[in-house]
RNA sequence: AGAGUUUGAUCCUGGCUCAGAACGAACGCUGGCGGUAUGCUUAACACAUGCAAGUCGAACGCGAAAGACUUGUACGACGAGCGGCGGACGGGUGAGUAACGCGUGGGAAUCUACCCAGUAGCGGGGGAUAGCCCGGGGAAACUCGGAUUAAUACCGCAUAAUCUCUUCGGAGGAAAGCAGGGGAUCUUCGGACCUUGUACUAUUGGAUGAGCCCGCGUCAGAUUAGCUAGUUGGUGGGGUAAAGGCCUACCAAGGCGACGAUCUGUAGCUGGCCUGAGAGGGUGGUCAGCCACACUGGAACUGAGACACGGUCCAGACUCCUACGGGAGGCAGCAGUGGGGAAUAUUGCGCAAUGGAGGAAACUCUGACGCAGCCAUGCCGCGUGUGUGAAGAAGGCCUUCGGGUUGUAAAGCACUUUAAGCGAGGAGGAAAGGUUGCUGGUUAAUAACCAGUAGCUGUGACGUUACUCGCAGAAUAAGCACCGGCUAAUUCAGUGCCAGCAGCCGCGGUAAUACUGAAGGUGCAAGCGUUAAUCGGAAUUACUGGGCGUAAAGCGCACGUAGGCGGUUAGUUAAGUUGGAUGUGAAAGCCCAGGGCUCAACCUUGGAACUGCAUCCGAUACUGGCGAGCUAGAAUAUAGGAGAGGGAGGUAGAAUUUCAGGUGUAGCGGUGAAAUGCGUAGAGAUCUGAAGGAAUACCAGUGGCGAAGGCGGCCUCCUGGACUGAUACUGACACUGAGGUGCGAAAGCGUGGGGAGCAAACAGGAUUAGAUACCCUGGUAGUCCACGCCGUAAACGAUGUCUACUAGCCGUAGGGCCCCUUAGAGGGUUUUGUGGCGCAGCUAACGCACUAAGUAGACCGCCUGGGGAGUACGGCCGCAAGGUUAAAACUCAAAUGAAUUGACGGGGGCCCGCACAAGCGGUGGAGCAUGUGGUUUAAUUCGACGCAACGCGAAGAACCUUACCACCCCUUGACAUCCUGCGAACUUACUAGAGAUAGUUAGGUGCCUUCGGGAGCCGAGUGACAGGUGCUGCAUGGCUGUCGUCAGCUCGUGUCGUGAGAUGUUGGGUUAAGUCCCGCAACGAGCGCAACCCCUAUCUCUAGUUUCCAGCGAUUCGGUCGGGAACUCUAAGGAGACUGCCGGUGACAAACCGGAGGAAGGUGGGGAUGACGUCAAGUCAUCAUGGCCCUUAUGACCAGGGCUACACACGUGCUACAAUGGGCAGUACAGAGGGUCGCAAACCUGCGAGGGGGAGCCAAUCUCAUAAAACUAUUCGUAGUCCGGAUCGGAGUCUGCAACUCGACUCCGUGAAGUCGGAAUCGCUAGUAAUCGCGAAUCAGCAUGUCGCGGUGAAUACGUUCCCGGGCCUUGUACACACCGCCCGUCACACCAUGGGAGUGGGUUGUACCAGAAGUAGGUAGUCUAACCGCAAGGAGGACGCUUACCACGGUAUGGUUCAUGACUGGGGUGAAGUCGUAACAAGGUAGCCGUA
Repeated sequence: AGAGUUUGAUCCUGGCUCAGAACGAACGCUGGCGGUAUGCUUAACACAUGCAAGUCGAACGCGAAAGACUUGUACGACGAGCGGCGGACGGGUGAGUAACGCGUGGGAAUCUACCCAGUAGCGGGGGAUAGCCCGGGGAAACUCGGAUUAAUACCGCAUAAUCUCUUCGGAGGAAAGCAGGGGAUCUUCGGACCUUGUACUAUUGGAUGAGCCCGCGUCAGAUUAGCUAGUUGGUGGGGUAAAGGCCUACCAAGGCGACGAUCUGUAGCUGGCCUGAGAGGGUGGUCAGCCACACUGGAACUGAGACACGGUCCAGACUCCUACGGGAGGCAGCAGUGGGGAAUAUUGCGCAAUGGAGGAAACUCUGACGCAGCCAUGCCGCGUGUGUGAAGAAGGCCUUCGGGUUGUAAAGCACUUUAAGCGAGGAGGAAAGGUUGCUGGUUAAUAACCAGUAGCUGUGACGUUACUCGCAGAAUAAGCACCGGCUAAUUCAGUGCCAGCAGCCGCGGUAAUACUGAAGGUGCAAGCGUUAAUCGGAAUUACUGGGCGUAAAGCGCACGUAGGCGGUUAGUUAAGUUGGAUGUGAAAGCCCAGGGCUCAACCUUGGAACUGCAUCCGAUACUGGCGAGCUAGAAUAUAGGAGAGGGAGGUAGAAUUUCAGGUGUAGCGGUGAAAUGCGUAGAGAUCUGAAGGAAUACCAGUGGCGAAGGCGGCCUCCUGGACUGAUACUGACACUGAGGUGCGAAAGCGUGGGGAGCAAACAGGAUUAGAUACCCUGGUAGUCCACGCCGUAAACGAUGUCUACUAGCCGUAGGGCCCCUUAGAGGGUUUUGUGGCGCAGCUAACGCACUAAGUAGACCGCCUGGGGAGUACGGCCGCAAGGUUAAAACUCAAAUGAAUUGACGGGGGCCCGCACAAGCGGUGGAGCAUGUGGUUUAAUUCGACGCAACGCGAAGAACCUUACCACCCCUUGACAUCCUGCGAACUUACUAGAGAUAGUUAGGUGCCUUCGGGAGCCGAGUGACAGGUGCUGCAUGGCUGUCGUCAGCUCGUGUCGUGAGAUGUUGGGUUAAGUCCCGCAACGAGCGCAACCCCUAUCUCUAGUUUCCAGCGAUUCGGUCGGGAACUCUAAGGAGACUGCCGGUGACAAACCGGAGGAAGGUGGGGAUGACGUCAAGUCAUCAUGGCCCUUAUGACCAGGGCUACACACGUGCUACAAUGGGCAGUACAGAGGGUCGCAAACCUGCGAGGGGGAGCCAAUCUCAUAAAACUAUUCGUAGUCCGGAUCGGAGUCUGCAACUCGACUCCGUGAAGUCGGAAUCGCUAGUAAUCGCGAAUCAGCAUGUCGCGGUGAAUACGUUCCCGGGCCUUGUACACACCGCCCGUCACACCAUGGGAGUGGGUUGUACCAGAAGUAGGUAGUCUAACCGCAAGGAGGACGCUUACCACGGUAUGGUUCAUGACUGGGGUGAAGUCGUAACAAGGUAGCCGUA
């Protein structure tokens, strides 16, 4: 510090997710030791049991039992009681509380037991009471009566002030003793008295603690906007320790609130802790400070202190006891139990230490505390060995079978012993206290007491402590997660969209590095992972530190309140600002530096820091306040011209329509085409006249005006604003603007008018599968006017208002100035508006660019992923429609912007192609052949399926082929290699069988040899293995088809762009061509094109047999022979054609057009040749091959059948339908091929297929082999024929082991459909189509198919509008699996959350009223009453009772708010393959979208 994820790719925006840290955690797997820290986050739920607050005999009386002794006491641990102090601390919890509760800093009107210091005092009396005893009641808790008694208990009296009150005269007003010691003196022998200590009383001061007040800070919600009657203030009074409406009476009417009152929800606050670079965000457990609470609610008492956790009273709920009358209780103390929960420990030891209470002290008490126990809950440390050790062992896993890896790892050898174990030793935590001396203080005192000091004694829960030493032995000690990317680390097997994984993206459908297991690896390690919640990354709420033209985001526009902000000069002030000082900012923690545990965690000492607050003293630039000036901002006056600015009234012409009349006759109208409609009752057309409403052609213009919406004939009236010029005047009056107010298109609403045209709804006609639409004919609201509402629009420049600054160029509108002009005009300059282009700059890009989206300032509004949703609920507004404000649950991992490359378009431009057109001939109809589908079948083997499957694989299924079917049969196998042992191999005959096969039989002993044996072959055995036309062409190689012989496809360097990419390759010409030329930020290059190759067309050279024969000769008349090599030809080599030449066009180019010459002319014709790629195209059945599957069968053999079936459909062909023909007769002319398991001549024979025959030929020699159309004659005469030949009957031939299923051919007879073929569709541009025959491969035989060959030999092309395909450029796009794309809504089904809902049930709260326990205060007529007063009666005072006020619980009524639930119902979301349509994206086939009905 970043990364993954939207896309084909890119940049941006934007969300989601991850890597880090951390935790009072929990869960899963695992677990050696120690140190240290932590440990009910949930039910402030309920609690059994034990303990957690007592102590003092030196305050007091009494006393049982045991004991002591001097036998009744001056003993006595101890017990209950009175009394004192303490139970307000310590310990727990966080329910409540949004508050002076807490934090921080100040303040004045207070109290403070114990403690410290000072001053003064401590005199003298009295009456009770508990306990104990007696008696009563009660189950108990407890309680009542009587008698007796003490005090440091209680009450007077005296005395007292720097005390309190005061009318300033005065008045009030305290106490207590106890313990030790003791020389005189006294004594009732108890003591008095003195003294020391302590206690006590009063008071002052301190310390400590506590109470009160104030400034500032302290969560969320405005879908909570108004709240408040003791409320705000004053006066009098009361009350408190103390100020105060704290309380009360009266008076006044205030107080709080947009700087957020009130209400609602949530929450103890802080030091700190976690995170973060910081600013921040989250949090408040342990430790520490404060607060609150103690079963729930209320209340007071006592006290220095409480409205009191282990006190009291009352009410309530709950639990327990009960004799039913009544009682008892409060673990949010420590343990522990139940319950809740994912989850949190021992009913331990000890007061040894520290601290606390009481005590004079010893001591006692102390679940505070110190320790131990449990838990890997966290942090820290240590260990589980170390060295050596290659045969790289065995085993495992993988493998290309060679090996690799686990791995120096193990074993082996040599060592070590931390920790655990056993044994022995052994600190520190201990200071006190007691006792004996000594010294000092006090004192009359050598007692006593206090202080110090020395000796002795003596206190440890932890504890079998820490630590040290010894002993033995590698011995007792490693797991967890992960390994597709992010993210370090990979292979095999299993599984087969199943099971499963997953933080995000996503894996899994038979080769899964992603599931499960294994091996190996990576990371961490006594832990490792997962989950929850937090911060970070996230600049994703942006103070530091974001945005708003198109991504989410500028209010529709203006005026203006509060607020914010504000020109210039000097002065003053010192609030902000700034400097210094002082106080405070607890400790702990963090940080720094030391120290102590062997280190560390941990502990400890010091420092720094605590960014804050307060006070004081300075400074005065800037901001603010105050007063005084200025004129540059702003405003006013004045003079001008421009304008669809607004309102009102009037008026004009053209047009539409209607009405009336005239003329006139059959149609008009409308559309893609029609129809509805109108018209013979006279339309439409045309002429005249009238009526009425609405809108204002031309001018007219990215012209004008207005804040926006918006504004358009002309005239008049009223009226707003802007602009320009010059001079005055005011003197910051300015800008923005939350709330607020006004204006605000269209549609819509209300009332009343008006209504020509247009036109929602509606009707009809068309279109259509449908057509509630688009088109047509009609047509009502509405559109218009007046008044009143509504308040929204894609109200857009998708761009808030204001101010300043920042290159230019060109238009246009309004004004001013200058120059020059004969009038127009023109030029320059300035200002205000309005446009186009463009630099810097900005921007994700597009783009903006003085009219900013640049650079800055001021203020306002708005945004924070998509959907749900601008929706629900609530509020406000509205007559309604609805508007405005405005969520959540749930769901997805995207949604979006700009640009790029493609693809596509019922977008555009240019161009090409037998693409269309122009032609010729076909197919589609018939019969047959052949292939396919379908059907059938035991099987009809398999593959190929738009073009690019279908006379295709198959260049040839009777058996074989053959893969299929049924039957028989074999199992190391029909075929390959290896091993063992036998035998030569091989052959004859017979029997059974359909055959394979089985059995019998007879013959035969081979070749090489180094004599050991070897090679080959046959059958037998064993196991490795063979075999598979079984599956997967979507695991593959190879080969092939197709776009397409289309002209394209790319690269290097450079340049441009953030980038994908672009440029080059686009443009202007040209070409068959990305062919060439020119231009150009490109320059070059590669694969394609072309050429090079083959055939063919012309010539030439060479050669001359099997070819040829001009001339010469011979001839059997046949190039047959001699001869020749001229010609044809053959087959080798060359020549030739290049836009080379001429003319024209073109840009001085490329090129095109025409011409000459030439056998051939612009690629001469044909072939081979197929770029990058596309179609998961085809082929596992040519072959090869991974994986899977079968192994007495999915392998092998055999005979038979099938692939040849047949209601039907399609493709490709053949033959025809005839006279350009058929028949018959005669006569010509090819080319290219094949041939020894062959082609076969002559000749003979048969009507013929053929048979016999066998010359010749391994081929320019022989042969297949007569080419046929054609030509010459003749016949037929338009007919189902002398056309056509299917089908069937009969007879044959050939091949072959064999023609039944199932061959071809011949002859005789038979003689079907068919008279040129619907919609539709195919081929072809010249030696082509058409037509005619010939040959070959395959092959025993079988050709209408295929591949070749030659013969005869046309027609047409104006042209590119249209169909199809393709190329280039451009445009739009929501497509990228790329239009066979994408995608919307209803309906149906399932699930989920949510709104409404007659209501129902809870929580909480307001108001009004009833009620009123305990308690306190006031009153008191009833009852009772020791101290004081009084001779007494009685009084003072007190208690109880009653009563009044306040008030908890409770109750009644009526509201608010919130939660849950509810028949039914609304929309929403989600869900591989449901229904209906096709709304959007291309001109999406009616451009789309916004508002409204």
This is a predicted structure of a 1493-nucleotide RNA (small-subunit ribosomal RNA) from an uncultured prokaryote. Its Rfam family is "Bacterial small subunit ribosomal RNA". Rfam links the family to the GO terms structural constituent of ribosome and ribosome.